[in-house]
Context: one part of a larger RNA
């Protein structure tokens, strides 16, 4: 100086409280410990690892494993000999490959040869998802979007240092004010960026539809008022008023306002801490492999199961379950694609087939919700695991290992100990769509909208954090 205290102020945070609604008990997805096992590749391990890398493991992916092959090598560049390149085709093999056979002669050329692209031969090389994240560059996570965190000059100490940055007030903020041996300065806060939410123009087609007319329909013909969509403006600034304060900063309440003191969400993460995390994204030192620890294939694992856990989904029902009917979105996608209608099937899909490079067509029935009927508390017309047949789809191929349909079957499961977790308004809670991955597959992720709450006395307490004080046998 600093950390640290089961020392004391001050003040913050879904931190406790006060509500709501889960996890913890079942089943079932998944991810992890374990155990197994030829192999279950590898890496994340308190918060900050466990639906994490993995935005999707049948083959590929793949990094393991058995087993079959290569050795200048699947992949670069170079020297050197051959051959156009490609093409079909016989045998042998699980394939990779292995051993034949016939076709086939381009392009440019100074006629010497040369591009290219294929086989060979030797050597320099190549390759390594080996190894070290405690060698390391880059990225990130995490305190924390907490309010710090430093520097120059100058005055103080022998010095380490201390002042400034501390004090009184005051914010969300080392935000502002004021005082003050300080006086300025930077990186942070806040604006500046996006997006919602009001209005005003510019613009009116694929959108829209007030009046006129037309249709089954904004279909059509007219119009761009209005919705709307995209550029461009304006709008908030504690700017007006009263009170409070130290005549300040501020705060309280009030007017106007679409919207008020940071409007609301989001991008944006100081100095640094954790030898945090990644050599398996990539990049690299060093160290090790070189007929293998490197590459081809086949076939297996990654999918194993006594058990523990972590995250979720589905549900124990009547504010529900099922039947028919009827409403009402956002925001993405879409040509090796989205697929309208139309016929076939109980259905999953299959056939046909218009339309659309999309405000124009299509994915596209949104769903919770409304009306009627039913069921009347039961392991039930609550729940839907298991499982058995029988079908579809994609894809050389669904046996280990995919997903959907139909009929049958109908498990556990009475609301869930100890203990834990989120959330302060369009939020929880609930109810559905939509994209990315991607052939095929989503109870996960990442967006999108529909309904729409209860609560905060307070800050003693239990986690974290900030500021100053104070004690130390710690550095």
């Nucleotide at each position: 100086u600093g950390a640290c205290g089961g020392g004391g102020g001050c003040c913050c945070g879904c931190a406790c409280a006060a509500g709501c609604g889960g996890u913890g008990g079942a089943g079932u997805a998944u991810g992890u410990g374990g155990u197994u096992u030829a192999a279950u590749u590898c890496g994340a391990u308190g918060c900050a690892a466990c639906g994490c890398g993995a935005a999707g493991a049948a083959c590929c992916u793949u990094a393991c494993c058995a087993g079959g092959g290569c050795u200048u090598g699947a992949c670069a560049u170079g020297u050197c000999c051959g051959g156009a390149a490609c093409c079909u085709u016989a045998c042998c093999g699980a394939g990779a490959g292995g051993u034949g056979a016939g076709g086939g002669u381009g392009c440019c050329u100074u006629c010497g040869g040369g591009a290219g692209c294929c086989g060979g031969a030797a050597c320099a090389c190549a390759g390594g998802u080996g190894g070290u994240g405690c060698a390391u560059g880059g990225c990130u996570g995490u305190c924390g979007u907490c309010a710090g965190c430093u520097c120059g000059u100058g005055a103080c100490g022998u010095g380490a240092g201390a002042u400034g940055u501390u004090g009184g007030g005051u914010u969300a903020a080392g935000u502002c004010c004021c005082g003050c041996a300080a006086c300025g300065a930077g990186c942070g806060c806040a604006a500046c960026c996006c997006a919602c939410g009001u209005u005003c123009u510019u613009a009116g087609u694929u959108g829209c539809c007030a009046g006129c007319a037309u249709u089954g329909a904004g279909u059509u013909g007219g119009g761009c008022a209005c919705u709307c969509u995209a550029g461009g403006g304006a709008g908030a600034c504690u700017g007006c008023c009263g009170g409070u304060g130290a005549c300040a900063a501020a705060c309280c309440g009030g007017a106007g306002g679409a919207a008020g003191g940071u409007g609301u969400g989001g991008a944006u993460g100081a100095c640094g801490u954790c030898a945090a995390g990644u050599c398996a994204g990539c990049a690299u030192g060093c160290c090790c492999c070189u007929u293998a620890c490197g590459u081809c294939c086949u076939g297996g694992g990654c999918u194993a199961c006594a058990c523990a856990c972590g995250u979720a989904c589905u549900a124990c029902a009547a504010u529900g379950c099922u039947g028919u009917g009827g409403a009402c979105a956002a925001a993405g996608g879409g040509c090796a694609g989205c697929c309208a209608g139309c016929c076939a099937g109980c259905g999953a899909u299959g056939g046909u087939g218009a339309g659309c490079u999309a405000a124009u067509c299509c994915c596209a029935g949104a769903a919770a919700c409304c009306a009627c009927g039913g069921c009347u508390c039961a392991g039930u017309u609550c729940a839907g695991a298991u499982u058995g047949c029988a079908g579809g789809c994609u894809g050389c191929a669904a046996c280990u290992c995919g997903c959907c349909u139909g009929c049958a079957u109908g498990a556990a499961g009475g609301a869930g100990g100890a203990a834990u977790c989120g959330c302060u308004a369009g939020u929880a809670a609930u109810c559905g769509c939509a994209g990315g991955u991607c052939a095929g597959c989503a109870u996960a992720c990442u967006g999108c909208g529909g309904u729409g709450a209860a609560u905060a006395c307070g800050u003693u307490c239990c986690c974290g954090g900030g500021c100053g004080u104070u004690g130390u046998a710690c550095a």